[in-house]
Predicted 3D model of a 355-nucleotide part of an RNA (small-subunit ribosomal RNA, central domain) from a Candidatus Micrarchaeota archaeon.
The coordinates come from a structure-prediction model, not an experiment, and the mean pLDDT is 86.
Taxonomically the source falls in Microcaldota (Archaea, Nanobdellati).
Rfam family: Archaeal small subunit ribosomal RNA. Its family is annotated with structural constituent of ribosome and ribosome in the Gene Ontology.
Context: one part of a larger RNA
RNA sequence: UUGGGCUUAAAGCGCCCGUAGCUGGCUGAUGCCGUCUCAUGUGAAAUAUUGGCGUUCAACGUCAAUGCGAGCACGAGAUACCCGUCGGCUAGGGAGUGGGUUGGGUCAGGAGUACUUAUGGGGGAGGGGCUAAAUCCUAUAAUCCUAUAAGGACUAACGGUGGCGAAGGCGCCUGACCAGAACACAUCCGACAGUGAGGGACGAAGGCUAGGAGAACGAAUCGGAUCAGAUACCCGAGUAGCCCUAGCAGUAAAUUAUGCAGACUCUGGUGUUGCAUGCAUCUCGAAUGCAUGCAGUACCGUAGCGUAAGCGUUAAGUCUGCCGCCUGGGGAGUACGGCCGCAAGGUUGAAACUU
Numbered sequence: 001u002u003g004g005g006c007u008u009a010a011a012g013c014g015c016c017c018g019u020a021g022c023u024g025g026c027u028g029a030u031g032c033c034g035u036c037u038c039a040u041g042u043g044a045a046a047u048a049u050u051g052g053c054g055u056u057c058a059a060c061g062u063c064a065a066u067g068c069g070a071g072c073a074c075g076a077g078a079u080a081c082c083c084g085u086c087g088g089c090u091a092g093g094g095a096g097u098g099g100g101u102u103g104g105g106u107c108a109g110g111a112g113u114a115c116u117u118a119u120g121g122g123g124g125a126g127g128g129g130c131u132a133a134a135u136c137c138u139a140u141a142a143u144c145c146u147a148u149a150a151g152g153a154c155u156a157a158c159g160g161u162g163g164c165g166a167a168g169g170c171g172c173c174u175g176a177c178c179a180g181a182a183c184a185c186a187u188c189c190g191a192c193a194g195u196g197a198g199g200g201a202c203g204a205a206g207g208c209u210a211g212g213a214g215a216a217c218g219a220a221u222c223g224g225a226u227c228a229g230a231u232a233c234c235c236g237a238g239u240a241g242c243c244c245u246a247g248c249a250g251u252a253a254a255u256u257a258u259g260c261a262g263a264c265u266c267u268g269g270u271g272u273u274g275c276a277u278g279c280a281u282c283u284c285g286a287a288u289g290c291a292u293g294c295a296g297u298a299c300c301g302u303a304g305c306g307u308a309a310g311c312g313u314u315a316a317g318u319c320u321g322c323c324g325c326c327u328g329g330g331g332a333g334u335a336c337g338g339c340c341g342c343a344a345g346g347u348u349g350a351a352a353c354u355u
Base pairs, nucleotide, nucleotide: 004326005325006324007309008308012323014202016200017199021195022194023193025089026088027087028086029085030084031083034081035078036077037076038075040073041072042071048066049065050064051063052062053061054060092192093189094188095187096185097184098183104178105177106176107175108174109173110172111155112154115151116150117149118148119147120146121145122144126137127136163170164169207248208247209246210245211244212243217241221237222236223235224234259322260321261320262319263318264317268300269299270298271297272296273295274294275293276292277291278290279289280288281287282285304311305310328355329354330353337348338347339346340345
């Protein structure tokens, strides 16, 4: 390579958009590139098959006939499929309308408890902390009670295997702007689609640059303990950071360890969320309950699959299209080189050797 694979054994890019490419709904006409059929030419010799002849036979040699697929070129045709062109359609896709829905995003304004600090009043000896303590704070009046003010961060209960988002992620209230999905209708377009090498956007925490802010928490650091030691776990402090603005960086057990899209499956059952429809009830409301449909989200489970654990209409079942990735362990996600970055480093990514 062929093949076989990718939840957990090696292996799904963190996630989306999208270029080339690959793949692509129903139907009519037409062309005939692929495809198929026929004919002609070519398809050397040797070898092969059959027959004859020669070496006393044979091997072998020699003569004739046959065969030599395939492939290539040219010509004539077929038109189901593929492809091209011109039309038509509506089941895919998109647009539209409608009432709901949502911690989806950005910005602005406001609120709330707690915390810390400051000031005033009260009060007068302890407070903190721990398994026990000590460091620490405190007669310059602490802790505690109370009133007021300032500050920064955060958003309890509701809160839910509940919701939204492509993922990262998103939770006080109000407003503005931006965006999305589901449901219902079937008004418009009419295959406009799927995937996606390169490429681009986004991307937790931590980190970096510049400027602010700094209450709580808190790497580093300093004390106190513990211990044989303790560069830790525990305690008291505490800088960067965490927060805001503008940039950079581009990684995570970025996990559902499960790529995206579509179709199918004699089956299903139980919750829950959104929308729609129908029925019932009443304290007639954006009400409650029940049933059904679609879409989501969970649990159980049939067939099937799987080494098993398990998965099981939200597949890891049965198929299709496209992309990414894997090929014993270590060396090593290292070295070298390239690209990117202010740096930290990221990305691409070996070999010797060893087993």